[in-house]
The RNA shown here (c-di-GMP-I riboswitch aptamer) has 76 nucleotides and comes from a Bacillota bacterium. Its mean pLDDT, the model's own confidence on a scale to 100, is 84.
Order: sequence, then C1' cells, then structure tokens
RNA sequence: AUUGGGUAAGGGUAAACUCAUCGCAAGGUGGGGGCACAAAGCCAUGGGUCCGGCUGCGGAUCGCCAGGCUGCAAGA
Repeated sequence: AUUGGGUAAGGGUAAACUCAUCGCAAGGUGGGGGCACAAAGCCAUGGGUCCGGCUGCGGAUCGCCAGGCUGCAAGA
C1' cells in the first nucleotide's frame, strides 16, 4: 500500500422514554437513559414514509430501502 469487515482486544454509536430548548409541524439540538447496530460514519442522488401556510412547491427522515463516498482491529 492492497484486501478484509468481527473469533479476540481496544473501543464506537445510542432506540423507546424523560428533562431542557429550537421549530407552525414533521422533526432537530443538549443532558439522562439503553433497544439495538460490524458501517446505526457521511451524502437527500432515486424511491418510500411523514409534515407544511401543501396551486406551482417547500421542509423532515440516512436507526425505511437502494445507490455513492469514506472507515478501526484480527487474518491474508
């Protein structure tokens, strides 16, 4: 450098719920919490779902599916 992606080691993220806060809302952010996850890291590109003040449209969700980019360790 390439491959690899959990048997081990070190770890990581953080569901529901809750408190505070932002937002019309979906939902987001921080603290607590721990369902689960080997990409539950990132991207709203294509679908899906949800919200709006929904005509044209705009917003949210990557822990819904797919796709793209990136990635620690063992082993080779």